[in-house]
Overview:
The part of an RNA shown here (small-subunit ribosomal RNA, central domain) has 349 nucleotides and comes from an uncultured prokaryote. The full RNA is in RNAcentral, with records from ENA.
Context: one part of a larger RNA
RNA sequence: CUGGGCGUAAAGCGCGCGUAGGUGGUUGUGUAAGUGGAAUGUGAAAGCCCUGGGCUCAACCUGGGAACUGCAUUUCGAACUGGCAGGCUAGAGUACGAGAGAGGAUAGGGGAAUUUCCAGUGUAGCGGUGAAAUGCGUAGAGAUUGGAAGGAACACCAGUGGCGAAGGCGACUCUCUGGGCUGAUACUGACGCUGAGGAACGAAAGCAUGGGUAGCAAACAGGAUUAGAUACCCUGGUAGUCCACGCCGUAAACGAUGUCUACUAGUCGUCGGGAUCCUUGAGGUCUUGGUGACGAAGCUAACGCGAUAAGUACUCCGCCUGGGGACUACGGCCGCAAGGCUAAAACUC
Numbered sequence: 001c002u003g004g005g006c007g008u009a010a011a012g013c014g015c016g017c018g019u020a021g022g023u024g025g026u027u028g029u030g031u032a033a034g035u036g037g038a039a040u041g042u043g044a045a046a047g048c049c050c051u052g053g054g055c056u057c058a059a060c061c062u063g064g065g066a067a068c069u070g071c072a073u074u075u076c077g078a079a080c081u082g083g084c085a086g087g088c089u090a091g092a093g094u095a096c097g098a099g100a101g102a103g104g105a106u107a108g109g110g111g112a113a114u115u116u117c118c119a120g121u122g123u124a125g126c127g128g129u130g131a132a133a134u135g136c137g138u139a140g141a142g143a144u145u146g147g148a149a150g151g152a153a154c155a156c157c158a159g160u161g162g163c164g165a166a167g168g169c170g171a172c173u174c175u176c177u178g179g180g181c182u183g184a185u186a187c188u189g190a191c192g193c194u195g196a197g198g199a200a201c202g203a204a205a206g207c208a209u210g211g212g213u214a215g216c217a218a219a220c221a222g223g224a225u226u227a228g229a230u231a232c233c234c235u236g237g238u239a240g241u242c243c244a245c246g247c248c249g250u251a252a253a254c255g256a257u258g259u260c261u262a263c264u265a266g267u268c269g270u271c272g273g274g275a276u277c278c279u280u281g282a283g284g285u286c287u288u289g290g291u292g293a294c295g296a297a298g299c300u301a302a303c304g305c306g307a308u309a310a311g312u313a314c315u316c317c318g319c320c321u322g323g324g325g326a327c328u329a330c331g332g333c334c335g336c337a338a339g340g341c342u343a344a345a346a347c348u349c
Base pairs, nucleotide, nucleotide: 004320005319006318007303008302012317014201017198021194022193023192025088026087027086031082033081034080036076037075038074039073040072041071042070049065050064051063052062053061054060091191092188093187094186095185096183097182103177104176105175107173108172110154115149116148117147118146119145120144121143125136126135162169163168206247207246209244210243211242215241216240220236221235222234223233258316261313262312263311266294267293268292269291270290271289272288273287274286275285276284277283278281298305299304322349323348324347331342332341333340334339
């Protein structure tokens, strides 16, 4: 000098795209920046180290050597890395065919139910609770029949099922549109991977403007409960929930597990595609891409993980360094605000 970690102990950015940077398949030629050998010069002296000598020894002084692992120049080499020019097709991509899907956006029409209103029948209760009361009802409620209006959500199908980068997506139909999978050929020829900054997307709540408002429901009011009850329960009920356009940028944004690639026993399900076999069946076998359960080896503090790794390796990024103070203060940037991002210290255990 190098060095440890990140599922649950501190620690994977919420998620992808992508700039710089880092890193990168195969083959032959040439190059010689990195890299390796040799030579020369230099690398002050002293000190350290080795070996002699002098003070009676030692410290100390003194001679010689080694070392100074460096730098520069010249020269030789060409395996590896790099740079130049060229080839290849196994990575990556394009074209063509088939097929699955709540992937996204817009527009349209649909049925069940709740609520309200109108009309009919009809009479004294309804509703609610642990029990009640507030509330509604003889101005005719509740129940029931017919009709109308309007908003929101789409029962069954439904499945450790599907799709999506994540957030997320669930009635039906048209239009527009993204991605993945699979088959056989053809083409491009490393075009790849990661990704500091950056810019895009990003549940719910919240904010702004304008609509909309059936149900639900923070706040609020009333009734109960209780010692009290600013709650849990009940009756109501406004923002909000819905739509359009814009903002916010956070979540236990979780698989608490970053991304890419390769390799490493098996068994049993399930979803999508392909091939093949016959005894055509709710069939068998093989293969490929997802998604689950259990498990060899291995790993792990244990729990557990185990080809969808937390195994074995590689690439690049992010992050951690005792608890509290502190997802804070100050400053900066962003935001209409709420607040967000970045982020200390004193002090204390």